Record summary: Predicted 3D model of a 75-nucleotide RNA (transfer RNA) from bacterium (Candidatus Howlettbacteria) CG_4_10_14_0_8_um_filter_40_9. It matches the Rfam family "tRNA". It is annotated as a transfer RNA. RNAcentral holds the sequence, with entries from ENA.
Parts: sequence; C1' cells; structure tokens
RNA sequence: GUCCCCAUAGUUCAAUGGAUAGAAUGAGGGUUUCCUAAACCCUAGAUCCAAGUUCGACUCUUGGUGGGGACACCA
Repeated sequence: GUCCCCAUAGUUCAAUGGAUAGAAUGAGGGUUUCCUAAACCCUAGAUCCAAGUUCGACUCUUGGUGGGGACACCA
C1' cells in the first nucleotide's frame, strides 16, 4: 500500500427496511428476613462518526475512526 471481517446498555448477545431498539447478567431502589443470601417487583442505562438512498435505516451505499486477519513491499 491492497483486500476481507467486526463495531448495539458496564459485560455477553438479539432485533425481515416498519410500533416506544429488547433479553440475560451487572448497577440503584423496594417487598420479604433479626441480618445477609435467594426469590419477586420497580428504575436508570446503548445503535463508533459523518453524508447519501428511502415514505421509513441498527439493517442498504459511500467516506472516516477504532479493533482483528490475509497479502504485498522491505534485496
């Protein structure tokens, strides 16, 4: 330098182009308990960035950023 893959809650993962982006786990609060744990209930929390296509984009296109991989150069 070229090409390929990946990027969504703190973490691990979902979401056919179509309702308010969900689940588990973790965090905070509550019920229960003498206390803790467990159980149950509640709350907060995310689409890497920018542009484009579309009535509508996490999803498709382009560029960028970051991570991983392959090849080339290095004589």